[in-house]
RNA sequence: GCGCUGGUAGCUCAGCUGGAUAGAGCGUCUGGCUACGGACCAGAAGGCCGCGAGUUCAAAUCUUGUCCGGCGCA
Repeated sequence: GCGCUGGUAGCUCAGCUGGAUAGAGCGUCUGGCUACGGACCAGAAGGCCGCGAGUUCAAAUCUUGUCCGGCGCA
């Protein structure tokens, strides 16, 4: 330098054949339970999907530029 691939909640990830309020587990917080804690039960907060631009009635999802990580080739 070229190609492929990943970047979605604090963490690990799903969703990527465009369309329902963007989800799960863990963690955090609140309440219950308990002598207290853990476990367990109920609930809540938390992300506009790496960043910019474009296409579209509509984009996490398509196109494009760019940044970061991984792999391969030279």
The RNA shown here (transfer RNA) has 74 nucleotides and comes from Lacrimispora algidixylanolytica. It matches the Rfam family "tRNA". Rfam links the family to the GO term triplet codon-amino acid adaptor activity. It is annotated as a transfer RNA. Model confidence (mean pLDDT): 80 of 100.